[in-house]
RNAcentral holds the sequence, with entries from ENA. The RNA shown here (Bacterial RNase P class A) has 385 nucleotides and comes from a Polyangiales bacterium. The prediction has a mean pLDDT of 75. Lineage of the source: Bacteria > Pseudomonadati > Myxococcota > Polyangia > Polyangiales. It is recorded under the gene name rnpB.

Parts: sequence; C1' cells; structure tokens
RNA sequence: CGAAGCGGUCCAGGUGAUCGCGCGUCGCGGGGUGACCCUCGGCGGGAGGAAAGUCCGAGCUCCAUAGGGCAGGGUGCCAGGUAACGCCUGGUGGGGGCGACCCCGAGGAAAGUGCCACAGAAAACAAACCGCCGUACCGCCGCAAGGCCGUGCGGUAAGGGCGAAACGGCGAGGCAAGAGCUCACCGGGCCUCCGGCAACGGAGGUCGCACGGCAAACCCCAUCCGGAGCAAGACCAAAUAGGGAGGCGAUCGAGGACGGCCCGUCCGAUGCCUCCGGGUGUGUUGCUCGAGCCGUUCGGCGACGAACGGCCUAGAGGAAUGAUCACCACUCCGCGUGCGGCGACGCCGUGGAGAACAGAACUCGGCUUAUCGACCCUUCGGCCU
Repeated sequence: CGAAGCGGUCCAGGUGAUCGCGCGUCGCGGGGUGACCCUCGGCGGGAGGAAAGUCCGAGCUCCAUAGGGCAGGGUGCCAGGUAACGCCUGGUGGGGGCGACCCCGAGGAAAGUGCCACAGAAAACAAACCGCCGUACCGCCGCAAGGCCGUGCGGUAAGGGCGAAACGGCGAGGCAAGAGCUCACCGGGCCUCCGGCAACGGAGGUCGCACGGCAAACCCCAUCCGGAGCAAGACCAAAUAGGGAGGCGAUCGAGGACGGCCCGUCCGAUGCCUCCGGGUGUGUUGCUCGAGCCGUUCGGCGACGAACGGCCUAGAGGAAUGAUCACCACUCCGCGUGCGGCGACGCCGUGGAGAACAGAACUCGGCUUAUCGACCCUUCGGCCU
C1' cells in the first nucleotide's frame, strides 16, 4: 500500500443571518353552563441508528379464568445470562476458509405409518444385467489332456454398470469362484473406568457388524402457550330517546299556562317530581421517570450483575421537528518545475462532483432489513529500508 476478518467508538455535518412549524411554561386578552379551549408575546427544549419491517419476547389495560385434560400452535446439543424470548454469552459436535475467522432447521429413524424421482436387474424381511465359478446337454476344434460357442440349472455382492444413496472401508489369507468366511488396521454397536455441572471427550475390553436415508412427511418425546389490544382503558358537564327505584296524584286535582303575589280562568292523567343510569359526539386523560441514561469501582472468560455518584433527554393527534443564503469542515476524481522522506509512500494547494437510508405515534428488550463516512484491533499478500 492492497485485499480481507471481527467487534467497538464517533458522526449522521458545523457556525451565523432571515423566515416558518408544533409542544411545555409564564403573562395579557377572549370563548364555553362546564370539564376545558383559543389568539398574541417572552422563555425553554423539539427524531433515529435503524424511529422501518411488525417477525419474536415483555410491561401496561380490559375481558375471561377452580383444577386437570383434549384439540391447536411455538421451541428443540449443553451450561449460563435475562423481567422474558425463537434473543445474547461461553462451550460441545459437525462443516467451510492458507489465515484472522465464519456457518449449522444440531431431540428421536431398534414405537408405528409413509416416501425414496430419473436411471438401474435390484431402493430395504434386498437384488443376479454384464462378469466370475461349478455342472448338464448340443455343436465345433484337438491324436490326447483339454479348450471354445450356445442353452438350462446352481453358486457368487470381490469386479463392471445405474444412481443422491446398492446392506461397513481397505489389505492379506482363504475359496471352484467368492463372501467378516478368517485376521490386522480404520469405522461402528455394547460394557467398564477416567476427565467434565453437562453436551461430550479419552482409554481399555467385547461383539464380525446386527440397525440405508428422509421427522423443512405424519408421528413420538420434552417443554412453553387464555383472548384482545392505547381505536386498550379511564374521567368530565349540559341535554335527548328508552330503562330502573322511590314518592305524589284521579274531579275533594299531582303538576302546568296567564301573573310580582292571592283570588280567578284555562289545560290536565300511558301524568308529574327526585335519584340512579345513559349509546354516539365534544373535551381531557392514558402520554412519557423508565426492566431509563451517563460515569467510576468491584465480581464474572463473557453475556451480565452489584454498589456509589450524577442526569431528565420530543410527546404530536391527518400528525410539528422545516426552508433560503454565506463561510468552514468531510469524501471521491483530476491537475501541480509545491513540501517531507534514502525509499516504498505520505502531506499540501487547487478545480469539479458528492453527502445516504429514512422519519417518532403507549412504552421497553431483541431479531431482520436499508444505509454516508472516520478511527482503533486482527489476518493474508505485495513493495521499500
């Protein structure tokens, strides 16, 4: 210098000017019966690392709920972390890379059922297409021993061929030819011992090997799971329909209209009064102090935990967080009798271009996906001294 690996930190440009948006708070004023709302002015603070996808796990709220089971669904090596998880950390086993490192849908196929395309003779209580060997018969060759062709019967899973996969591998012995038939080594099953919390690993013995693959097929085993979601839910004042409870009342008139009051006149029974309750709609709330953030120390390989100290950091509701201009900074490309260095190279100046993905909507923890740049650490390669 190039290519790569793995996390971590920082930045998602800065400053100034002008205009603008919504929130909180203070003040003046206005509106509403009221809960409350509105205008203007001052001050304060105003998006993200993913706010995204809404894929998991929770908090919170309402509904449901004795316990257990069926059905349905999720998860699936081991140990730990966590409020919890399908997340994270550290291991085990398997696989990939020269390496730093990375990947795994990793329970059970001797409980049962099912499937294994094409090709191939045969795809699972195996199978004889070619080949090899034996034998019977016919034919041919040969003086003979015997050999060859064909057909039938039998043996053979070592060789060929098919396939993703052919019933352990490989070598030797053995055999008519072969075959765990026998033996050594490798692989595998079982047992014992040792190490480890465990997954598992190591050693020894034993068994000729019995059990192909698929559970991202049904299934079995273990374990977990009630439902709906902030449009959850709660509060507020006036009024209406319908409802409930209590009271009053029937011509000896509850109540209403006229009226300041009385008398009086008129109306008047599915009526009147009080209380409860009350869909929708308006307004408010839920709403941001929370499994919160930052720092130090301690424990732990780590995820993470504990103690102490400090901080308050958007809360809108068709939805604000913006626009313009100037200067500076950043990245890339080009240019240069520029500067530094022995050199590989680096720096500086200057012109042009670029500056992403995307935007809170009850709140957290994760995962996944999108995306601009800088630095640190590690690996491999090249070049220079």